[in-house]
Parts: sequence; C1' cells; structure tokens
RNA sequence: GGAGCGGGCCGGACGGCCGCUGCGGGGCGGGCCGGUUCGGGCUCGCCCCGGGGAGGAAAGUCCGGGCUCCACAGGACACGGUGGUGGGUAACGCCCACCGUCCGCGAGGACCGGGAAAGUGCAACAGAAAGCAAACCGCCGAUGGCCUGCCUCUCCGGAGGCGGGAUCAGGUAAGGGUGAAACGGUGCGGUAAGAGCGCACCGCGGUCCUGGUGACAGGGCCGGCACGGCAAACCCCACCGGGAGCAAGACCAAGCAGGGCGGAGGCGCGGUCCGCGCCGCUCGACGUCCGGGUAGGUCGCGCGAGGCGACGGGCAACCGUCGUCCCAGAGAAAUGGCCGUUCUCGACAGAACCCGGCUUACAGGCCCGCUCCGGCU
Repeated sequence: GGAGCGGGCCGGACGGCCGCUGCGGGGCGGGCCGGUUCGGGCUCGCCCCGGGGAGGAAAGUCCGGGCUCCACAGGACACGGUGGUGGGUAACGCCCACCGUCCGCGAGGACCGGGAAAGUGCAACAGAAAGCAAACCGCCGAUGGCCUGCCUCUCCGGAGGCGGGAUCAGGUAAGGGUGAAACGGUGCGGUAAGAGCGCACCGCGGUCCUGGUGACAGGGCCGGCACGGCAAACCCCACCGGGAGCAAGACCAAGCAGGGCGGAGGCGCGGUCCGCGCCGCUCGACGUCCGGGUAGGUCGCGCGAGGCGACGGGCAACCGUCGUCCCAGAGAAAUGGCCGUUCUCGACAGAACCCGGCUUACAGGCCCGCUCCGGCU
C1' cells in the first nucleotide's frame, strides 16, 4: 500500500425569536367547603420563572416475561412448542463459552445439531437392482458338458494325454453404465477371474483405561463388517406450556322501557370425555329480532428486571457493592416554524401499559482488535 474478518458507537452542530405539550414553584382573579383571631383546603382561568419532551430501530407483533382479570377439583386422552453440552437470566426459540460436522490459506463463518439395532412408512425419473438383495455391459470359464486339432494305446466300440473355441451350465462384483443415494475406502497379497478371501492403515461396532462438570477427546484390546438415507414423514424420548389481554381492570357520575319469537338447557374449569361448581326449566336461564339509554370524569400511567460512573467476581454472557441522576406520559393524540452561521448538505423512520430479545429498514460517518498478500528498511 492492497484485499478482507470480527466488534463497538454516532444518526447534522451551534445561536436567536415565536409556538405546542405535560410537571414543579410563584403571583393575580373567580367559585365552593370548613371556620371565623390570624391563617386554611379543593377547584377553574390568566400571567411569570425553572427544568423535561421520541428511536436505534419508537416498526413487524415473531418469541419470552411483568402487570391485570377469570379459573384453580381433579383424572384420562389429545394439542402446541423446544431439542449438542455447560452457564447467564424474571423468562425465552435470546445471549455467552465450549463440543461436533462442514466451508475458508487465514482472521473467522454456517448448522431446522436428540433417536433410523421400538414400530410403520417414503425414495419421481433413470437403472439389472433402492434395502434384500440383484447382474445390463464386461471379466473368468478353474470345475462339469459340447465342438474341435495333434499324439499314444487299442479287444477297432473306444480310452488316455496335451491344447484350442467362449458354445452351455456356472463363477464374479474388480472395471463400465444409471442415480441424490448402489451394501465400507486405499494399497499389497491372492485368484481361472474376483471378492475382507488374507494382511497393513483409515473408517465402523463392542469393550476397557485416561482426561474433562459435560457435550466429547485420546489411547489399548477384540471383531472382518453386521447396523445405507430420510424424523422440515408418522412416531419415540426428554423438558416446557391454564385462558384472555390496558377496549386488561378498578372507582365516580349520568341515563333507560320494554316488547315479539324460539326455548330446556346455558356458563366456568378455554381442546375432548368423565367429573365438579353456578344459573335456569312457565316468576323461564340462554339465543335472536325490534325498540330505549349512554358514549363523561378519575385511577391504572411511569422510580424502572432504570441510566451513568467507580470498585470487586467471572474467559464471557452476566452478577454484586457503593456513589450519582430522574430522563415523554398525551387521550385523536404535543416534540414544530422562521432566521443566521457552519459541515462531509442529512437515510430509515413517530411513543399509546411496560420491559428483555429476535427480525426487518437505514444517506453518511467515526473508533478498536485481528488476518492474508505485496513493497521498503
């Protein structure tokens, strides 16, 4: 200098003026209450002062939790989710560390990563054959036939020996071919040709030892190899899961009117059945249709698994102690407008109960650690 890998952070800045919103303090005025000596409480309006006012994703609403209400009487069967190991956490499908497999020269990255010797099932096309063996081309034809050449013997029927053919039976799974996948791989020996047929190494299975909390790793011995793939197919195993959601839910205030039809069952234990509880069977639950009323206020609501800093523990995620700070809370929805200076000319995007994650969107910029290649010293 070039090419990359991993992580963290920012998301225009400064100033002036005028607005919006909610909080605290003060002043003035009105109303109400209590009381009557001063002083007070509540509420409304206006003005002044102070400090606060969107995000890293406020988004998708995918996962987990807090909070709230309902249920808590269980049993059986279903259903859904998660899936290497250890840890973190309120919890998680998140995070950290490690393990295994694969990818990369490397820094590093990816993994929907339990079980295929419990059972059932699936594999299009191609191919001889798709799970239990099988043989299309090829190779061999040792062995037994067949055809045939030569030689020897002969009782002239034939018999024996040495070859040849690849013709039949048969052997084979090395090689070719099909396929996503073809019944361990490489090499040597062996053979008629071959083959775990034999041997060495690798793989695989069993067993023992060592190390590790563990996933797992390393090693010794035994076995010639049995047990192919798919569980994002059913299934099996382990663990987890009650339901609904801030229009949850609580309180105050205001208002109303019933009627028609169906009707013996309805509701909760939120899947089903059993079982249990409550309401109801003509004073009729419940359903449906018509009609009537209201659509106001207060709380929930922001001090929180909170931010920042220091120290300590831990490889880390994270945890503990101390100090310090208060940082949106509206109710159809506020955070904006104008001007000036400046820069690298500004992306994606707007809280609606809250929090932890994940995912997705994003102009541009900054910082840290590391790897590989080239050059110079």

A computed fold for a 377-nucleotide RNA from a Planctomycetota bacterium, annotated as Bacterial RNase P class A. Rfam family: Bacterial RNase P class A. About the family: Ribonuclease P (RNase P) is a ubiquitous endoribonuclease, found in archaea, bacteria and eukarya as well as chloroplasts and mitochondria. The family's RNA type in Rfam is ribozyme. Rfam links the family to the GO terms dimeric ribonuclease P complex, ribonuclease P activity and tRNA processing. Lineage of the source: Bacteria > Pseudomonadati > Planctomycetota. Model confidence (mean pLDDT): 76 of 100. It was read from a public genome assembly, where an Rfam model found it.